Source information: The prediction has a mean pLDDT of 82. Predicted 3D model of an 80-nucleotide RNA (c-di-GMP-I riboswitch aptamer) from an Anaerolineales bacterium. Lineage of the source: Bacteria > Bacillati > Chloroflexota > Anaerolineae > Anaerolineales. It matches the Rfam family "c-di-GMP-I riboswitch aptamer". From the family's description: GEMM was predicted in a large-scale screen for bacterial structured RNA regulatory elements. It was read from a public genome assembly, where an Rfam model found it.
[in-house]
């Protein structure tokens, strides 16, 4: 200094729950809340998983979700 790495510290974020107010739903916002989070920052690009729609499992088409996994991109701090 940097990489792996997570001690403290400054600050961040915010799951269940619940209220409002959006959507046909998954689901979205804001408000209260804190189970966690060092990417729990952005991105639906690969899967999963979930909704609609089709008589209908699937298959298709449209969508949700990144706080499931992956992958891309940036990114705070510095003890062991």
């Nucleotide at each position: 200094c940097a990489a792996c790495c997570g001690a403290a510290a400054u600050g961040g974020c915010a799951a269940a729950c619940u209220c409002g107010c959006c959507g046909c739903g998954a689901g979205g916002u804001g408000g209260g809340g804190a189970c966690g989070c060092a990417a729990a920052g952005u991105c639906a690009u690969g899967g999963a998983u979930c909704u609609g729609u089709c008589u209908a499992u699937a298959u298709g088409c449209a969508g949700a979700c990144c706080g499931c996994c992956a992958g891309a991109c940036u990114g705070c701090c510095g003890a062991a």